[in-house]
This is a predicted structure of an 88-nucleotide RNA (Glycine riboswitch aptamer).
Of the family's consensus pairs, 89% are formed in the model.
RNA sequence: AGGAAUUCUGGAGAAGUCCGCUAUACGCGGGUGCCGAAGGUGCAAGGCGAGAGCCGAAUCUCUCAGGCAAAAGGACAGAAGAGACCUU
Numbered sequence: 001a002g003g004a005a006u007u008c009u010g011g012a013g014a015a016g017u018c019c020g021c022u023a024u025a026c027g028c029g030g031g032u033g034c035c036g037a038a039g040g041u042g043c044a045a046g047g048c049g050a051g052a053g054c055c056g057a058a059u060c061u062c063u064c065a066g067g068c069a070a071a072a073g074g075a076c077a078g079a080a081g082a083g084a085c086c087u088u
Base pairs, nucleotide, nucleotide: 001087002086003085006080007079008078009077010076015032017031018030019029020028021027033068034067035066039064040062042060046055047054048053
């Protein structure tokens, strides 16, 4: 000096859907439709390999998980700053 982590701020999309249960609901179970920004799957260039094949990014892709009022969560962005951690 940079990175990661931490704290604060901002932060999208899509059903306040249908049925059943009861504690009469913002809960639970199921159905249908939908979303893409936790996490996870897939791979282009390129690299490795005799070959089969392997490695290989994203806000792309899939929709497994998750989500579809608010809250929470939230990729990502900005800011902060003492110590500890990683790299140079």